[in-house]
Context: one part of a larger RNA
Molecule: small-subunit ribosomal RNA, central domain
Organism: uncultured bacterium
RNA sequence: CUGGGCGUAAAGGGCGCGCAGGCUGUGCGCCGAGUCGGCUGUUGAAAGGCGGGGCUCAACCCUGUCAAGCGGUCGAGACCGGCGUGCUGGAGAGCUGCAGAGGCAAGCGGAAUUCCCGGUGUAGCGGUGAAAUGCGUAGAUAUUAGGAGGAAUACCAGUGGCGAAGGCGACUUUCUGGACUUAUACUGACGCUGAGGAACGAAAGCGUGGGGAGCAAACAGGAUUAGAUACCCUGGUAGUCCACGCUGUAAACGAUGAAUACUAGGUGUGGGGGGAGUGACCCCUUCCGUGCCGCAGUUAACACAAUAAGUAUUCCACCUGGGGAGUACGAUCGCAAGGUUGAAACUC
Numbered sequence: 001c002u003g004g005g006c007g008u009a010a011a012g013g014g015c016g017c018g019c020a021g022g023c024u025g026u027g028c029g030c031c032g033a034g035u036c037g038g039c040u041g042u043u044g045a046a047a048g049g050c051g052g053g054g055c056u057c058a059a060c061c062c063u064g065u066c067a068a069g070c071g072g073u074c075g076a077g078a079c080c081g082g083c084g085u086g087c088u089g090g091a092g093a094g095c096u097g098c099a100g101a102g103g104c105a106a107g108c109g110g111a112a113u114u115c116c117c118g119g120u121g122u123a124g125c126g127g128u129g130a131a132a133u134g135c136g137u138a139g140a141u142a143u144u145a146g147g148a149g150g151a152a153u154a155c156c157a158g159u160g161g162c163g164a165a166g167g168c169g170a171c172u173u174u175c176u177g178g179a180c181u182u183a184u185a186c187u188g189a190c191g192c193u194g195a196g197g198a199a200c201g202a203a204a205g206c207g208u209g210g211g212g213a214g215c216a217a218a219c220a221g222g223a224u225u226a227g228a229u230a231c232c233c234u235g236g237u238a239g240u241c242c243a244c245g246c247u248g249u250a251a252a253c254g255a256u257g258a259a260u261a262c263u264a265g266g267u268g269u270g271g272g273g274g275g276a277g278u279g280a281c282c283c284c285u286u287c288c289g290u291g292c293c294g295c296a297g298u299u300a301a302c303a304c305a306a307u308a309a310g311u312a313u314u315c316c317a318c319c320u321g322g323g324g325a326g327u328a329c330g331a332u333c334g335c336a337a338g339g340u341u342g343a344a345a346c347u348c
Base pairs, nucleotide, nucleotide: 004319005318007302008301012316014200017197021193022192023191025087026086027085028084029083030082031081034079035076036075037074038073039072040071041070042069048066049065050064051063052062053061054060090190091187092186097180102176103175105173106172107171109153114148115147116146118144119143120142124135125134161168162167205246206245207244208243209242210241214240215239219235220234221233222232257315258314259313260312261311262310265293266292267291268290269289270288271287272286273285274284275283297304298303321348322347323346330341331340332339333338
């Protein structure tokens, strides 16, 4: 480069924004770089195609002819490109409504655990398969009144909702992002994708300073066991929480990139609109989301099936036998831990 692929066999970037690039709706007019056609130059070298011939055949060699590249010239104007001028279906947008754990900050509530102080009260409590370590006559456990502090928000709660993903759950308020919907004013292709880039990015981890109730790596003890550096039990420090900064990875999963169009149905559920109706309900219909079942089609099968893994188009990422190895080396980022990029020998 060509071909084939990427749910589970190797392979979709964790996720959005976006420069370059690639691709790009519809009508009319003009131009003609691309494109197509005629003539012509190079035009005779090999190789190539076709026909004929020579070495016994063939490879090989000879010969005729064709095609192809580049240049010139004349033309065509569909496609493509450029320029001009329109359009509204794509896209955007003001208006009418509307749902939501979307984000940030401040405040605040109740339940529960733990601890402290007081009352009642007495010999056990706790824990397990059974125990023991542990706690308790210096009065525990239990119960009751008061107080402190931290963290998480039962029920509602739902293959419910919102968000690009990570993720988001008591309540109130401030600021704020996005979606959906009605009738369409308005703009008039302003669009899609997106190598680099820069932003966001669970948990753990790191730096500085706070905080520390519960839980709990490490650690200690008790058990179990042949042993038990475990599983079980009693304790328990980092951490978990907050502020600011770093790290940049996950089975970051739907193991399924984004966008657009098209292609039987059925049945739930969330949010809107329209119709019918006295009517919130029920019924009919439509749009957006989220599930299940299922035809055609696809698939190696499992399965997918309008939320496609179907039928097509555009753009990006990635794969090319297993191990060695996501290792070494180099580069780069990081405080470090380590991340990103990423081989080969050898071996099967």